Annotation
This is a predicted structure of a 72-nucleotide RNA (transfer RNA) from a bacterium. Rfam family: tRNA. By type it is a transfer RNA. Its family is annotated with triplet codon-amino acid adaptor activity in the Gene Ontology. Model confidence (mean pLDDT): 83 of 100.
[in-house]
RNA sequence: GCCGGAGUAGCUCAGUGGUAGAGCACUUCAUUGGUAAUGAAGUGGUCGUGGGUUCAAUUCCCACCUCCGGCU
Numbered sequence: 001g002c003c004g005g006a007g008u009a010g011c012u013c014a015g016u017g018g019u020a021g022a023g024c025a026c027u028u029c030a031u032u033g034g035u036a037a038u039g040a041a042g043u044g045g046u047c048g049u050g051g052g053u054u055c056a057a058u059u060c061c062c063a064c065c066u067c068c069g070g071c072u
Stems, first nucleotide, its partner, number of pairs: 001071007010024004018055001026042005048064005
């Protein structure tokens, strides 16, 4: 330099056009003599950045940034 993949909650990941979810973690409550475990409720996201298409974009298109892999 060329090609491909990934970027979504603190972490690991879903979500293939119609206002974004799960598990773990965290907070509160219940339970216990006390912890753990368990159960219930809750907090937490400008979906990497900037444009474009569309009535509507996490999703489609383009460029850029970061990471991973391959080729030279």